About this RNA:
A computed fold for an 85-nucleotide RNA from a Thermodesulfobacteriota bacterium, annotated as transfer RNA. Its mean pLDDT, the model's own confidence on a scale to 100, is 82. NCBI's taxonomy places the organism under Bacteria, Pseudomonadati, Thermodesulfobacteriota.
RNA sequence: GCCGGUGUGGUGGAACUGGUAGACGCAGGGGACUCAAAAUCCCCCGGGCCUUGCGCCCUUGAGAGUUCGAGUCUCUCCACCGGCA
Numbered sequence: 001g002c003c004g005g006u007g008u009g010g011u012g013g014a015a016c017u018g019g020u021a022g023a024c025g026c027a028g029g030g031g032a033c034u035c036a037a038a039a040u041c042c043c044c045c046g047g048g049c050c051u052u053g054c055g056c057c058c059u060u061g062a063g064a065g066u067u068c069g070a071g072u073c074u075c076u077c078c079a080c081c082g083g084c085a
Base pairs, nucleotide, nucleotide: 001084002083003082004081005080006079007078010026011025012024019068028044029043030042031041032040046058047057048056049055050053061077062076063075064074065073
């Protein structure tokens, strides 16, 4: 240099054929149980705004494009992994 793959909350990892992003775990917070703990069970768990509510807005490596609609399709770039030279 060329070719291919991967990139999603703190973390692992889903998301069908483009149609509510984050299922299900781990970690974390609160509660129950206990003399106390462990284990177990229940609830919560991305960010921002203020009018605090069944509110609004943003978010899939970065940027652009297509589309009514993009994590998903196209292009450029970045990082990592593999192959060829």